[in-house]
Context: one part of a larger RNA
C1' cells in the first nucleotide's frame, strides 16, 4: 500500500414532526378614486438595523360597545412608566392622516423645485401658516365681436368626469407554433396577445320564437339528447338544435293615432305648419285612436320608519385537585368512580370525555352593514264591455342585386342573423318565420327601450381530504427578498437544543478559537455548526496479506 474489524471525523440520506401549501364542499361578502385610491416614498419608539403598526396628534388619539388583571407589538434586556377611578386587547364609529402618486397652481430626472391670490400672525416689506388657484364635458346666468338681430367668443356659478382592481363579464381588432405524419382550403381559434368598457356580477331577456295537424309560451345555467343529425381538401377534424328531466321564475315602459297647455312662423285674423311639456297608448283568440255606456282601488323590482334574522367584539357550558406502581415528567398500568344533546380538535413534562382551551347547547350589541316580509307614510301605478266608418300602429327601414362576417354549417339547394355599396316597399284587404323557391296550412308582429332570481369569478368564516412534508407542497414553512440584468424581466437557498434556557457559575490550558474539570438537564455523542445521523470521502488502532 489493499482487505476486514473497531472507534471517530467529514457529510446531511432516512424516520418522526409542522409553523406553510394543494384542492374541495357549505354559507356569507364583493368595488376603491379629487372627502384625493390602488401603490409607494419618508419619517415615527427612551436605547431602534429589519418587519408589523402608525403619520408631525406618527408601535398611536377620541367616544360608544365587550372583556379582566396585567400591560408597554415580533422581541430579549437596561432603564422608565400605565392599570379595579378598569389599563393592555376585541369590536364599531370618528379625529389626525407628511411628500408622491390621476395628481389637479407652473414646473420636474417620483417622493423634489418655483409661483399667483385672499385672510392671519407687530404685519409695509421680508417671512411663516391656513384656504384657494389644472383640463374636458354637461347645465345655468350675466357679458358680447366680425356684422342689424345673433352667433362666435368671455367671465362667473352648479354638477360630472379622469386613475386603479387577481380572476370572472361585454365590445373593438387579432396572429402563428401546431395538426393535417410535407403544405394551399382547413386546424390551432376568434384561443393568445392588445385596446375600450362595465358590475358585484356582466352578458341575455318578454317571441316578426319553436314546432308540426299535437303542441309549447322571455332569458340564463345544468342533465340529457349525442359525439346524434349534419358540416368537412368527406382529410386532420368541428359538431349542433328540437323534444324530455331539473334549477330559478317576472314582467314592464315607451314611439304613433287623437286631445290640451304654451311658445315660433306663415298668411285669407282664427285657420295652417312645427318645436317643447303634459295628458293618452303599448297590442297578435290583432292592438289602440275616435263614438258611447258601466265600474271604482289590484299591483310594484323605489325610499324611509317600526319589527324579525343576519354579519361585524363576546357569555354560560357537564364529570376526577381519587388510591397504587414505573418514570426526569403521568396523559401510562392496576384498583376504583362520574358526565355525555358534550367520546369534534388542539394543549399541558408520554397515550386526557371529567386539568386548560374547547365541543353539544342556551345566550348576547351602544354602533356601523346586509336580508326578507308585514305594517304604515311617501312615490308610482291602474278596470270592463258595445261600435268598427275614418285615423295610427317605429324607413333609407323591411326587401332585392353585388362583397364580406357570422351561424355546428367551408357557396353549397343555403334558409335565418349582421351589413360596406348600389336600389328600394306596406299600415291589418298589412308584413315576417316555419332551411332554396312557390301554394295551402300553421306561429308570430321587425326596424325603440327597461328588467331581478337561477349562471361566473374573487375574498372571508367554517370545515374536510385513500393532498404534500422541508430537493415535496405555493417561487417563496414565508421572499417576488437576497442576488442576476441599462431595462423589460429573471429569481434562489435557507426549517427542528431542551419539557423548561435550568444556554454550562467557578476553577485549569490556550493570544484566540477551542478544549478539560465542575455544574444543569431523564439524556450533553441534546451545548447553540444544537432530534434521528445513512453513504461517498478521511483519519486512529489492531489482524491478515504483500
Nucleotide at each position: 500500500g489493499g482487505c476486514g474489524u473497531a472507534c471517530g471525523g467529514u457529510g446531511g440520506a432516512u424516520g418522526c414532526c409542522u409553523a406553510g401549501g394543494c384542492g374541495c364542499u357549505a354559507a356569507g361578502g364583493g368595488c376603491c378614486g379629487a372627502c384625493g385610491a390602488a401603490g409607494g416614498a419618508c419619517g415615527u419608539g427612551g436605547u431602534a438595523a429589519g418587519c408589523u403598526g402608525c403619520g408631525a396628534a406618527a408601535a398611536g388619539c377620541c367616544a360608544c360597545g365587550g372583556g379582566u388583571a396585567g400591560c408597554c407589538g415580533c422581541a430579549a434586556a437596561c432603564a422608565g412608566g400605565c392599570a379595579a377611578a378598569g389599563a393592555u386587547c376585541c369590536g364599531u364609529g370618528g379625529a389626525u392622516a407628511u411628500c408622491c402618486g390621476a395628481a389637479u397652481g407652473g414646473g420636474g430626472c417620483a417622493a423634489c423645485c418655483c409661483g399667483g391670490u385672499a385672510c392671519a400672525g407687530a404685519a409695509a416689506a421680508c417671512c411663516u401658516g391656513u384656504a384657494c388657484c389644472a383640463u374636458c364635458c354637461u347645465c345655468c346666468a350675466c357679458u358680447g365681436a366680425a356684422c342689424a338681430c345673433a352667433u362666435a367668443g368671455g367671465u362667473g356659478g352648479a354638477g360630472g368626469a379622469a386613475g386603479g382592481g387577481c380572476a370572472c363579464c361585454c365590445g373593438g381588432g387579432g396572429a402563428a407554433c401546431u395538426g393535417a405524419a410535407a403544405c394551399a382550403u382547413c386546424u390551432a381559434a376568434g384561443u393568445a396577445c392588445c385596446c375600450g368598457g362595465a358590475g358585484g356580477a356582466a352578458a341575455a331577456g318578454a317571441a316578426a320564437a319553436c314546432a308540426a295537424a299535437a303542441g309549447u309560451g322571455a332569458u340564463c345555467c345544468c342533465c340529457c339528447a349525442a359525439g346524434u343529425a349534419g358540416c368537412g381538401g368527406c382529410g386532420a377534424g368541428c359538431g349542433a338544435a328540437c323534444a324530455g328531466g331539473g334549477g330559478c321564475c317576472a314582467g314592464c315602459c315607451u314611439a304613433a293615432a287623437c286631445c290640451a297647455a304654451c311658445c315660433c312662423a306663415g298668411c285669407u285674423u282664427g285657420c295652417u305648419g312645427g318645436a317643447u311639456u303634459g295628458g293618452g297608448g303599448u297590442u297578435g283568440c290583432g292592438g289602440g285612436a275616435c263614438u258611447c255606456u258601466c265600474a271604482a282601488a289590484a299591483g310594484g323590482a323605489c325610499u324611509a320608519c317600526u319589527u324579525g334574522c343576519u354579519u361585524u367584539a363576546g357569555u354560560c357550558g357537564a364529570a376526577g385537585c381519587g388510591g397504587a406502581c414505573u418514570g426526569g415528567a403521568a396523559c401510562g398500568u392496576c384498583c376504583g368512580g362520574c358526565c355525555a344533546c358534550a367520546g369534534a380538535a388542539g394543549g399541558u413534562a408520554a397515550c386526557a370525555g371529567c386539568c386548560c382551551u374547547g365541543u353539544a347547547g342556551a345566550c348576547a350589541a351602544a354602533a356601523a352593514g346586509g336580508c326578507a316580509a308585514a305594517g304604515c307614510a311617501g312615490c308610482u301605478g291602474u278596470g270592463a264591455g258595445a261600435g268598427c266608418a275614418u285615423c295610427c300602429c317605429a324607413a333609407g327601414u323591411a326587401c332585392c342585386g353585388c362583397g364580406g362576417g357570422a351561424c355546428a354549417c367551408g357557396a353549397g339547394a343555403a334558409a335565418c342573423c349582421c351589413u360596406g355599396c348600389g336600389g328600394g316597399a306596406a299600415u291589418c284587404c298589412g308584413g315576417g318565420a316555419g332551411g332554396a323557391c312557390c301554394a295551402c296550412c300553421u306561429c308570430c308582429c321587425a326596424a325603440g327601450g327597461c328588467u331581478a332570481a337561477a349562471u361566473a369569478c374573487c375574498c372571508u368564516u367554517a370545515g374536510c381530504g385513500a393532498c404534500c412534508g422541508a430537493u415535496a407542497g405555493c417561487g417563496g414553512a414565508u421572499a417576488g427578498u437576497a442576488c442576476c440584468g441599462u431595462g423589460a424581466g429573471g429569481g434562489a437557498a435557507a426549517g427542528g437544543u431542551g419539557a423548561a434556557a435550568a444556554g454550562c457559575a467557578c476553577c485549569c490550558c490556550g493570544g484566540g478559537a477551542g478544549g478539560g474539570g465542575a455544574g444543569u438537564g431523564a439524556a450533553a455523542u441534546a451545548g447553540a455548526a444544537c432530534c434521528u445521523g445513512a453513504a461517498a470521502c478521511c483519519g486512529u488502532a489492531u489482524g491478515c496479506c504483500u
The part of an RNA shown here (large-subunit ribosomal RNA, domain I) has 546 nucleotides and comes from a Bacillota bacterium.
Its mean pLDDT, the model's own confidence on a scale to 100, is 83.